[in-house]
Context: one part of a larger RNA
Molecule: small-subunit ribosomal RNA, 3' major domain
Organism: uncultured bacterium
RNA sequence: UGACGGGGCUCCGCACAAGCAGUGGAUCAUGUGGUUUAAUAUGAUGAUACGCGUAGAACCUUACCAGGGCUUGACAUCCUGAUCGCAUCCUAUCGAAAGACUGGAGUCAGUUCGGCUGGAUCAGUGACAGAUGCUGCAUGGCCGUCGUCAGCUCGUGUCGUGAGAUGUUGGGUUAAGUCCCGCAACGAGCGCAACCCUUGUCGUGUGUUGAAUUUUUCACGCGAGACCGCCCGGGCCAACCGGGAGGAAGGUGGGGAUGACGUCAGGUCUGCAUGGCUCUUACGUCCUGGGCUACACACGUGAUACAAUGGCCGGUACAACGGGUUGCCAACCCGCGAGGGGGAGCUAAUCCCAUCAAAACCGGUCUCAGUUCGGAUUGCAGGCUGCAACUCGCCUGCAUGAAGCUGGAAUUGCUAGUAACCGUGGGUCAGCUACACCACGGUGAAUACGUUCCCGGAGCUUGUACA
Numbered sequence: 001u002g003a004c005g006g007g008g009c010u011c012c013g014c015a016c017a018a019g020c021a022g023u024g025g026a027u028c029a030u031g032u033g034g035u036u037u038a039a040u041a042u043g044a045u046g047a048u049a050c051g052c053g054u055a056g057a058a059c060c061u062u063a064c065c066a067g068g069g070c071u072u073g074a075c076a077u078c079c080u081g082a083u084c085g086c087a088u089c090c091u092a093u094c095g096a097a098a099g100a101c102u103g104g105a106g107u108c109a110g111u112u113c114g115g116c117u118g119g120a121u122c123a124g125u126g127a128c129a130g131a132u133g134c135u136g137c138a139u140g141g142c143c144g145u146c147g148u149c150a151g152c153u154c155g156u157g158u159c160g161u162g163a164g165a166u167g168u169u170g171g172g173u174u175a176a177g178u179c180c181c182g183c184a185a186c187g188a189g190c191g192c193a194a195c196c197c198u199u200g201u202c203g204u205g206u207g208u209u210g211a212a213u214u215u216u217u218c219a220c221g222c223g224a225g226a227c228c229g230c231c232c233g234g235g236c237c238a239a240c241c242g243g244g245a246g247g248a249a250g251g252u253g254g255g256g257a258u259g260a261c262g263u264c265a266g267g268u269c270u271g272c273a274u275g276g277c278u279c280u281u282a283c284g285u286c287c288u289g290g291g292c293u294a295c296a297c298a299c300g301u302g303a304u305a306c307a308a309u310g311g312c313c314g315g316u317a318c319a320a321c322g323g324g325u326u327g328c329c330a331a332c333c334c335g336c337g338a339g340g341g342g343g344a345g346c347u348a349a350u351c352c353c354a355u356c357a358a359a360a361c362c363g364g365u366c367u368c369a370g371u372u373c374g375g376a377u378u379g380c381a382g383g384c385u386g387c388a389a390c391u392c393g394c395c396u397g398c399a400u401g402a403a404g405c406u407g408g409a410a411u412u413g414c415u416a417g418u419a420a421c422c423g424u425g426g427g428u429c430a431g432c433u434a435c436a437c438c439a440c441g442g443u444g445a446a447u448a449c450g451u452u453c454c455c456g457g458a459g460c461u462u463g464u465a466c467a
Stems, first nucleotide, its partner, number of pairs: 001467002003464003007461007015451002019414005026304008034295002042053002064290007073128001077127002079124006088105003093100002108118003130279002133277003139273002141268003144264001146262001151190006157166003170181003196256004201224007227250001230244005306407001310366006322353003327346002332341003373404001378399007420443007
């Protein structure tokens, strides 16, 4: 100087408390451990792994396993030779395919006309290719975490033999090393804040495809507005704090983007790049099939429920964000339905997904029961995608109706348009295991006395046999 303390003081944070809804019990989905397996590829493992890498494992993906093939190679550059249009398409045989082999169609461009240039295929030769093989403790880049915490430093000066100190401590104040005052310090940098995006109010310009009309609404621009500016009180005539007026908005208005010096030899060589090591008729590469989907069990994260603030039936109302031409798909017809037919419109403020919603509201029914709750599981019959749904897809109809009557110890999230409840869209994607993830709107609470305690953090100080 730091670090640590079941030392002290001061102060923060959904940290506790006060509340609301959950998890832990059930079934299912999903990830992980374990076990099993020819293989169940691999990484991630307290917080900071476990609906994570994976924004889509039937083939492909795919890295794993079994079997069948290839060896200058699936891919790149160079050299030599041959064929020349190559490519491409059709085709006989063997084969699971890869591949091996047969026949046919097809027949270049430029050109100073020289088989010259370009291009392609095949064969050969090595140089080389190739490796999701190892090392994240050799690395770059990127990311997580402490933490959006208020800190981390430097120049000059001063003090100290020196390590170092001072500044950055102190008195106040703030969300903040924010600002004020004081002070052997005076300044400065990276952080904080502001500048950026979005949302809330008003003015104004333009108005297509939006608005029946018009002042509106709406869309896209530009601008105004909030600054403790005004008043009162407190405070040191300070910073600032409390209250009030006006205002759409008040003291950072709400939300986002933004993450200092560094820490964890944190994570990633399987995104990519890359040093070293290793393999080179195989640890490379092609293919078929299987596996990643196994199942006594254990844990994490979720979905659905256990019902009457509810289930079912009928009627009726109101969104926002988005996506669409190998695409979204209207009207109409068929089907109980998934879906099929059909074909209008739309490269989209125009048309479609989508009359875009659901909870809500109105009426009816059920009357506390393992039920008209709950929907797992299973059987049958169908639909769709796709070479192909057996291993292993989703959806529909009929039938079947399991566990479950609010969940032990323990434990999670959330302070306002938040939690909770409700639906909608998107990416990935042929299809889908999405109940996931990312967004969007609708309905819309309760509680915070307080900081003793638990957890994490900041500052000063103290102890130390630690560095």